[in-house]
Context: one part of a larger RNA
């Protein structure tokens, strides 16, 4: 100058506390760790690996294992030769397929001095080279974690010190902030904070279709249905509002604090993007791109079958439930966000039901997906392993797809297993949030408990800051660097 104390003081953070759900039991879905195998492909590993790369392993993907082909090659460029119908498309036959044989269809692109030249394609040569998801992330580039959205990292000049170096940035006080304000050998600046971006909540103004209907007139079983309106609602583009601006009291006539008005909103108005110097030789050579190694008839490549789905067991995240604030049947109400032409389908008919047929509309504020579900309102069921609970199995089915044996989703019908609130320990959350409830999406031929998003119902508790974790700031010790 650090960095480290079971050293000091000051302060924050759902750190704890005070509340209100969970996990740890129990079945299943999942990643993972062991161990099996021919493979069970690699990576990720304390917070910061473990529903993670993978927004989707039946072929493919694929990278693994076996067995079958290939060797200038699946892929690029270059020399020579050959053919040609620029390509390209169908079909038999062998063969698990790659590949190998033959047949038909298609009959010339462009230039020309008609000799041919060019372009493109096959195919054959050797060659120079393709290829490698092969190793090293402790050679890298890039990107990301992560400490932390924490308030910190510097700098230039001056000035102090023999120097490392200090000051400044400390100190009173203040704030969510190294924010401010006041001192003061400093004076200023830069990278971080805050602001400027985007969205949500008020209000205006332009615009009025698909989207809206107050008034008028039509018209329906019923409906914005039709004329027609431009007010409301929306919609999507400009704008205005909030700034401690008024006001009253504290505080150093000061940053600021506390309280009230007025407001849709008040003191950063919710929320998101935004991540400073740097720390971990942190993670990725399996996105990608590379140095260097190392393989070239094989660690390249193609190709069928299998594996990535095993399983005594361990763990991590989830679902679902153990039940009356519940469960079953009937009956009736209210959303956003988004998808849709290789699609999204509406009404009808058929099936118990997955689905099936058949066909309007729709390039989507216009048709669809799309009936929200919890709620409420009637009736039953009465504490039971049950009308709870739904696993695990038998059968028979539906759809996707070339093909569900291994190994998919989901529907009917029968089966009805653990499971009556969960030990030490542990996790999340402070307001439209925890809890709960259902809707879209990406991937995607088909597959969602997962991931991202939307909305509906809507809590409880915070007395404080001694403790337990993390930080920040000044101090002190230190034999550590």
């Nucleotide at each position: 100058u650090g960095a480290c104390g079971g050293g000091g003081g000051c302060c924050c953070g759902c750190a704890c506390a005070a509340g209100c759900g969970g996990u740890g039991g129990a079945g299943c879905a999942u990643g993972u760790g062991c161990u099996u195998u021919a493979a069970u492909u690699c990576g990720a590993u304390g917070c910061a690996a473990c529903g993670c790369g993978a927004a989707g392993a039946a072929c493919c993907u694929u990278a693994c294992c076996u067995g079958g082909g290939u060797u200038u090659g699946a892929c690029a460029u270059g020399g020579g030769a050959a053919u040609g119908a620029a390509a390209g498309g169908u079909c038999c036959u062998g063969g698990a397929g790659a590949c190998a044989g033959g047949a038909u269809c298609c009959c010339u692109u462009c230039c020309u001095u008609c000799g041919g030249g060019a372009a493109c394609a096959u195919u054959c040569u050797a060659c120079a080279c393709a290829g490698g998801u092969g190793c090293u992330g402790c050679a890298u580039g890039g990107u990301u974690g992560u400490c932390g959205u924490c308030a910190g990292c510097u700098c230039g000049u001056g000035u102090c010190g023999u120097g490392a170096g200090a000051u400044g940035u400390u100190g009173g006080g203040u704030u969510a902030a190294g924010u401010c304000c006041c001192g003061c050998a400093a004076c200023g600046a830069g990278c971080g904070c805050a602001a400027c971006c985007c969205u949500c909540g008020c209000c205006c103004u332009u615009a009025g279709u698909u989207g809206c209907c107050a008034u008028c007139a039509g018209g329906u079983c019923a409906a914005g249905c039709u004329g027609g309106g431009a007010a409301c609602u929306c919609u999507a583009a400009g704008g205005g509002g909030a700034c401690u601006g008024c006001c009253u009291g504290g505080a150093u006539u000061a940053a600021c604090c506390a309280g009230g008005a007025g407001g849709a909103a008040g003191g950063u108005g919710g929320g998101g993007a935004u991540g400073a110097c740097g720390u971990c030789a942190a993670a990725u050579c399996a996105u990608c791109a590379u140095g260097g190694c190392c393989c070239u008839u094989a660690c390249g490549u193609c190709c069928a079958g299998g594996g990535c789905u095993a399983g005594a067991c361990a763990c991590g995240u989830g679902c679902u439930a153990c039940a009356a604030u519940g469960g079953c049947a009937g009956a009736u109400a209210c959303a956003a966000c988004g998808g849709g032409a290789c699609g999204c389908a509406a009404g009808c008919c058929c099936g118990c039901g997955a689905g099936g047929g058949u066909a309007a509309g729709c390039u989507a504020a216009u048709c669809u997906c799309u009936c929200a579900a919890a709620a409420u309102c009637u009736g039953u069921c009465u504490c039971a392993g049950u009308u709870c609970g739904g696993a695990u199995u038998g059968g028979a089915g539906u759809c996707u797809g070339c093909a569900a044996c291994c190994c998919g989703a989901c529907u009917c019908c029968a089966u009805g297993a653990a499971g009556c609130u969960g030990g030490a320990a542990u996790c999340g959350c402070u307001a439209g949030u925890a809890a709960u409830c259902g809707c879209g999406g990406a991937u995607c031929a088909g597959c969602a408990u997962g991931c991202c998003g939307c909305g509906g119902u809507g809590a409880a508790u915070a007395c404080g800051u001694u403790c337990c974790c993390g930080g920040g700031c000044c101090u002190u010790g230190u034999a550590c660097a």
Molecule: small-subunit ribosomal RNA, 3' major domain
Organism: metagenome